[in-house]
Context: one part of a larger RNA
RNA sequence: CUGGGCGUAAAGGGCGCGUAGGUGGUUGGAUGCGCCGGUGUGAAAGCGCAGGGCUCAACCCUGCGUCGGCCAUCGGGACGUUCCGACUGGAGCACUGUAGAGGCAGGUGGAAUUCCGGGUGUAGCGGUGGAAUGCGUAGAGAUCCGGAAGAACACCGGUGGCGAAGGCGGCCUGCUGGGCAGUUGCUGACACUGAGGCGCGACAGCGUGGGGAGCAAACAGGAUUAGAUACCCUGGUAGUCCACGCCGUAAACGAUGGGCACUAGGUGCUUGGGGGAGCGACCCCCUGAGUGCCGACGCUAACGCAUUAAGUGCCCCGCCUGGGGAGUACGACCGCAAGGUUGAAACUC
Numbered sequence: 001c002u003g004g005g006c007g008u009a010a011a012g013g014g015c016g017c018g019u020a021g022g023u024g025g026u027u028g029g030a031u032g033c034g035c036c037g038g039u040g041u042g043a044a045a046g047c048g049c050a051g052g053g054c055u056c057a058a059c060c061c062u063g064c065g066u067c068g069g070c071c072a073u074c075g076g077g078a079c080g081u082u083c084c085g086a087c088u089g090g091a092g093c094a095c096u097g098u099a100g101a102g103g104c105a106g107g108u109g110g111a112a113u114u115c116c117g118g119g120u121g122u123a124g125c126g127g128u129g130g131a132a133u134g135c136g137u138a139g140a141g142a143u144c145c146g147g148a149a150g151a152a153c154a155c156c157g158g159u160g161g162c163g164a165a166g167g168c169g170g171c172c173u174g175c176u177g178g179g180c181a182g183u184u185g186c187u188g189a190c191a192c193u194g195a196g197g198c199g200c201g202a203c204a205g206c207g208u209g210g211g212g213a214g215c216a217a218a219c220a221g222g223a224u225u226a227g228a229u230a231c232c233c234u235g236g237u238a239g240u241c242c243a244c245g246c247c248g249u250a251a252a253c254g255a256u257g258g259g260c261a262c263u264a265g266g267u268g269c270u271u272g273g274g275g276g277a278g279c280g281a282c283c284c285c286c287u288g289a290g291u292g293c294c295g296a297c298g299c300u301a302a303c304g305c306a307u308u309a310a311g312u313g314c315c316c317c318g319c320c321u322g323g324g325g326a327g328u329a330c331g332a333c334c335g336c337a338a339g340g341u342u343g344a345a346a347c348u349c
Base pairs, nucleotide, nucleotide: 003321004320005319006318007303008302012317014200015199016198017197021193022192023191025087026086027085028084029083030082033080034079035076036075037074038073039072040071041069046066047065048064049063050062051061052060053059090190091187092186093185094183095182096181097180098179102176103175104174105173106172107171108170109153113149114148115147116146117145118144119143120142124135125134161168162167205246206245207244208243209242210241214240215239219235220234221233222232257316258315259314260313261312262311265294266293267292268291269290270289271288272287273286274285275284276283298305299304322349323348324347331342332341333340334339
C1' cells in the first nucleotide's frame, strides 16, 4: 500500500465539450530526481530468540538479531521523470468520393377535420352493453359546389437510416454539423479519460405576446353503481401550435460510462471500396463502417452475454455498502413559481 462490487439483487453520472489531475507509442543520447546496491550512521534502555544469576517469577546479566528509516558518500543505469534528437504504426490534416427523418431558416403541396356561405332534400342525427344528456322542422344528419382556419404529414416505411444524448419523417431551396470509404501526400505522440466548470437536454409546467382546426387535464351534464369526486357518453377551458425567455426532470433504458488491444464461426439488412464472370443494375468472391439474429471458448446465482461481451487485460471517471424513516429534515446553491441539486439523524425491524 492492498476489500468486494455496479444488465435484472444496493450501485453507470440523461448526454456532450473540456480545466486541473491521473494515464500514455517506437527509437538514440544525456541527466541520475525517483528506483536499486555497497559503506558509514541508526547511543543506551526497549523488543524477539538463546543462555545465565537471585530457591521460582517479576527483576537483573551476557550474546545474537531487530530498529518504519534519515542523512552523507561511492556505484548501477533496466524502468519512471526531466532534457536534446529521430521515427510513423496512435491521433490529426489534405485530396477525391459517398449514404442519411442530423441541425437551423424560408417557401410550398395534397388528403382529412371543423367552421362559414350557397344548392338539393326531409325527419331524424348522434351516441351506447343498452340508454340518456346533446344536435335537428328557426330545416339538422346525408349529398354537391365555393370559401376560411389550424395542426399533422397516409402510402413509401423497414427487422431501415441519422444524431453524443434528448430526439429527428410530405415536398423544394438556402445555410450548416458529424460519419464512412478510397488515395497514402502532410504534421510528428499533437493521445485517452476527465474532479470542478461550461453547454445541450422528451413530456409536463412557468413568464410575455400571438394562434387555436382537432384533441383535451380541470370543470359541467348524462349514464353505471350500494356509492362512482372513475372507467362509458355529450360538451368543454388551460394546454397541445408559434416567437422569445425560464424550468432541468424521466422506466433520460441496452435498466449495460468512455477509450485501446486481444479472443471460433454462421446468417440477414444498411452503406462504401476492390476483384471474377458476364450483355447486365442479375450472380460469385474479397475488404471497411454500421445495424440485427443464432452460436464456440470463456463468463454468469440463474436468466442470459458471447468481435456491438456481461469474455481476457490495461487506463481514467461516476457510483454502491441491509430494509423503513427518506430522496424526507436542516443548511447551502439554483428557480418567477412549481420545484430542482446536494443530502443526514433520532427512532425502528